[in-house]
C1' cells in the first nucleotide's frame, strides 16, 4: 500500500423528564360490599438497530371459494448440497481480472426459426468483387525484335504495355467493433482446405476420474458454422390475487332518500384478479346527486427464538441436551436531556529514552471529537449508508 | 405503514424495431421603428438525476442508489 474475516456500537453515578406493565394509597362513577372502569401520587421492573433504512426478493399470518383446468403474463437459468422458502447461502466447475493475498460472473440454447448489425466498406451472413492476380478476345493505339517485299514505307510473325469486352480467383490491399480458421508446403494460368503437416476449435465414437457441472487420454469427420437472446423466441423448472389501512368484534350513526341505465330462469351481477372454460351464490346491480359515523378492543409480541455444550457435515446447516425470556409495543406516535468521573481516538506543549542519521517517542498537562441513523404485524436474506478496534494473509 | 409513478436545455414537453438528442416559450445579437411592443432572421445553451453492467454503440435494455410526486381524490 492492499486483501480477507471477526467484534463493538463507550461505561458508571447523580438530577430532571417520556412511555408500557405492575403493587399500594387516594378521587370519581357503575351498584351497598367483593369487584370493574377512570384519573392522580409514590415505589419497583422493561424500553431501538447492525443496519430498525431501501421496500429489492422469499415466507409466516389474514381475507378473497377449498385456490380448479387452459391461454396469456411474470420470474429463475453451470453443478451438487442447505433451507419453511428464495433473485438467498455453502462447497465446487468453467471463464475473466489482479504481480499476489484474492475478487467478479443474468454462466442454458445463435448447426429450431425470425429480426437487427448505423457510418464506412465490393460484401454484414451459406454473401460478394472496388483496387488487384490470371486466362482469353479485340483495337488504323504505342512500342521491341525478326523475316519478306515493288524499301523515306508497307505486310506478316513475336513480345511488352494501354483502352474496351468475356471468363476464372479470393492469396494480397483497403473499410469496419466484427470479413467466412492460422502458419508452412505442395499444387495451379492465377489461386483457394484444393491436397498434406502442425496448431486452434466444433461434432461424433471410445477408455479412465468425479454424485454432478466438468476433466485427462486415444481415434474419426475438412466439419471451420460471425455477433446479438439484459431483441423476439425455444427448452427446463417455479408462480392464483391482495395486503395488518389484511382481517375479526363491539360501540356510534342513518331515511336504508332522489334521478338515470341494465336485469329477474332467454338469467344482470358477484366470488373472479388480464381472458376463456368450469363451478358456486343469485334478485338485485352500476352510476350521479345529497346525508351520517369516522371511536374503541383484538390481531400484537414465546418465535422457522436466543445462548452454551456435545455429536454429524469441508462448509452453509442439522440433531440432541441444558438454561433464558412481558426482558419495546407506542398510534400526531415514547425510548431523552444536563452535569461529573473514567476509558478510546486525534491535536498541541513537553521531553525520559531509542536511532549513525532523517526522525520516532513513554509518564504528565491542556483542548477537541465520537459516525450512520431510529421500531410501527413478524421472521429469513440481499443491497445501500457508516465510526472504531482486533486477527490472519499478500 | 403499505402500494404506485416520474426525473431530457432556464421552464413546459417530444424522441420506437438501440444508430448524429429536438420543438415551443424564455435568453443574447441583428433587421424593421422616432422609441417600445409585435413580427422576421441568426446564435448560444444538454455529464438525458447519479453509479455500474449488457452491446461495436444506451435517453431507450438490466441492476443499485438519490430526489420528487400521488395526501379529505391510491388504501381503513
Nucleotide at each position: 500500500a492492499g486483501c480477507a474475516g471477526g467484534c463493538c456500537a463507550a461505561a458508571c453515578g447523580a438530577u430532571c423528564g417520556c412511555u408500557c406493565g405492575u403493587a399500594u394509597c387516594u378521587u370519581u362513577g357503575g351498584u351497598u360490599u367483593u369487584u370493574c372502569a377512570u384519573a392522580g401520587a409514590c415505589g419497583c421492573g422493561g424500553g431501538a438497530g447492525g443496519a430498525a433504512a431501501g421496500u429489492c426478493c422469499g415466507a409466516g399470518c389474514u381475507c378473497c371459494a377449498a385456490a380448479g383446468g387452459g391461454c396469456a403474463g411474470g420470474g429463475u437459468g453451470c453443478u451438487c448440497c442447505g433451507u419453511a422458502a428464495c433473485c438467498c447461502g455453502g462447497a465446487g466447475u468453467c471463464g475473466c481480472g489482479g504481480c499476489g493475498a484474492c475478487g467478479c460472473g443474468a454462466a442454458g440454447g445463435a448447426a429450431a426459426g425470425u429480426g437487427c448489425c448505423a457510418c464506412a466498406g465490393a460484401a454484414a451472413a451459406g454473401a460478394u468483387a472496388c483496387c488487384g492476380c490470371c486466362c482469353u478476345g479485340u483495337g488504323u493505339g504505342a512500342u521491341u525484335u525478326g523475316a519478306g517485299c515493288u524499301c523515306u514505307g508497307c505486310u506478316c510473325a513475336u513480345g511488352u504495355u494501354c483502352g474496351c469486352g468475356g471468363g476464372g480467383c479470393a492469396a494480397g490491399g483497403g473499410u469496419g467493433a466484427a470479413a467466412a480458421g492460422g502458419u508452412g508446403u505442395g499444387g495451379u494460368a492465377a489461386g483457394a482446405g484444393c491436397g498434406c503437416a502442425c496448431c486452434a476449435g466444433u461434432u461424433c465414437c471410445u477408455c479412465g476420474g468425479g454424485u454432478g457441472a466438468c476433466u485427462g487420454g486415444g481415434g474419426a469427420a475438412g466439419c471451420u458454422a460471425g455477433g446479438u437472446a439484459a431483441a423476439c423466441c425455444c427448452c427446463a423448472c417455479c408462480c392464483g390475487g391482495a395486503g395488518c389501512a389484511a382481517g375479526a368484534c363491539c360501540a356510534a350513526a342513518u331515511a336504508g332518500g332522489g334521478g338515470a341505465g341494465c336485469g329477474u330462469u332467454u338469467g344482470a351481477g358477484g366470488g373472479c384478479g388480464g381472458c376463456c372454460c368450469g363451478u358456486c351464490c343469485a334478485a338485485g346491480c352500476u352510476u350521479c346527486c345529497g346525508g351520517g359515523u369516522u371511536g374503541g378492543u383484538c390481531g400484537c409480541a414465546a418465535g422457522a427464538g436466543g445462548u452454551a455444550u456435545u455429536g454429524g457435515g469441508u462448509a452453509a446447516c442439522c440433531a440432541a441436551u441444558a438454561c433464558c425470556c412481558u426482558u419495546a409495543g407506542a398510534u400526531g406516535a415514547a425510548u431523552g436531556a444536563u452535569c461529573g468521573u473514567u476509558g478510546u481516538u486525534c491535536c498541541g506543549u513537553g521531553g525520559a529514552g531509542g536511532g549513525u542519521g532523517a526522525c520516532c517517542g513513554a509518564u504528565a498537562c491542556g483542548g477537541a471529537a465520537a459516525a450512520c441513523u431510529g421500531a410501527a404485524c413478524u421472521c429469513g436474506g440481499c443491497u445501500u449508508a457508516u465510526g472504531g478496534c482486533c486477527u490472519g494473509c499478500u | 405503514g403499505g402500494g404506485c409513478c416520474g426525473u431530457u436545455a432556464g421552464c413546459u414537453c417530444a424522441a420506437u424495431u438501440g444508430g448524429c438528442a429536438g420543438a415551443g416559450c424564455a435568453a443574447g445579437g441583428g433587421a424593421c421603428u422616432c422609441u417600445u411592443a409585435a413580427u422576421c432572421c441568426c446564435u448560444a445553451g444538454g455529464u438525458u438525476g447519479g453509479a455500474g453492467g449488457u452491446u461495436c454503440g444506451a435517453u431507450u435494455c438490466c441492476u443499485c442508489c438519490a430526489c420528487g410526486g400521488c395526501u379529505c381524490a391510491c388504501c381503513a